This is a predicted structure of a 73-nucleotide RNA (transfer RNA) from Kocuria soli.
The coordinates come from a structure-prediction model, not an experiment, and the mean pLDDT is 80.
Its Rfam family is "tRNA". Rfam classes the family as a transfer RNA.
Lineage of the source: Bacteria > Bacillati > Micrococcales > Micrococcaceae > Kocuria.

[in-house]
């Protein structure tokens, strides 16, 4: 220098023939218990790596760019 994969909640990840952003764990509150643990119910938390474009509408398609990893020269 070239090619590929990945980037979404605090963490691990899902969501893709474009149509309201989700799960598990964690956190907080309540219930249960004499206390803890377990279990149950609920809540908070996201500018979907960043910047543009297409579209009525973009995590999703296109362009550029950054980072990590893998491969090639």
């Nucleotide at each position: 220098g070239c090619g590929g994969u990945u980037g979404u909640a605090g963490c691990u990840c899902a969501g893709c023939u474009g149509g309201u952003a989700g799960a598990g764990c964690a956190u907080c509150a309540c219930c249960u218990u004499g206390c803890c643990a377990u279990g149950g119910u609920g809540a908070g938390g996201g500018u979907c790596g960043c910047g543009g474009g297409u579209u009525c509408g973009a995590c999703u398609c296109c362009c550029g760019u950054c980072a990590a990893c893998c491969g090639c020269u």